[in-house]
Order: sequence, then structure tokens, then C1' cells
RNA sequence: GCCCCUAUAGCUUAAUGGACAAAGCCGCGGCCUUCUAAGCCGUUAAUCCAGGUUCGAGUCCUGGUAGGGGCACCA
Repeated sequence: GCCCCUAUAGCUUAAUGGACAAAGCCGCGGCCUUCUAAGCCGUUAAUCCAGGUUCGAGUCCUGGUAGGGGCACCA
């Protein structure tokens, strides 16, 4: 330098192009318990960035950013 893959909450994953993006873990508050743990109830928080297509984009297209992989160069 070229090609491919990935990017959603602190972490791990969902969401057929269709209403207000859904869960688990973690965290926070409460119940229970002599206390802790476990268990139960409630609860906070996210679509990598900028454009485009579309009535409608997390999803499709383009460019960029970041990470991973392959190839080439290494005079």
C1' cells in the first nucleotide's frame, strides 16, 4: 500500500427496513437475613463519526475513525 471482518449500556448479546432499541451480568435503591452471601422487587445507562437512499435506517449505500485478520513491500 491492497483486500476482508467487526463496531449497540461498564461487560456479553438481541432487534425481518416499521411504533418509545430488548435482555442477562455489573452498578444503584429496597425487601429478606443477627450480619454477609444467596434469593426476591424496583431502577440508571447505548446504536463509533459524517453524509446518502427511503414515507421510515441499529439494519441498506459512500467516505472516515478505531480494532482484528490476510496479502504485498521491506533495496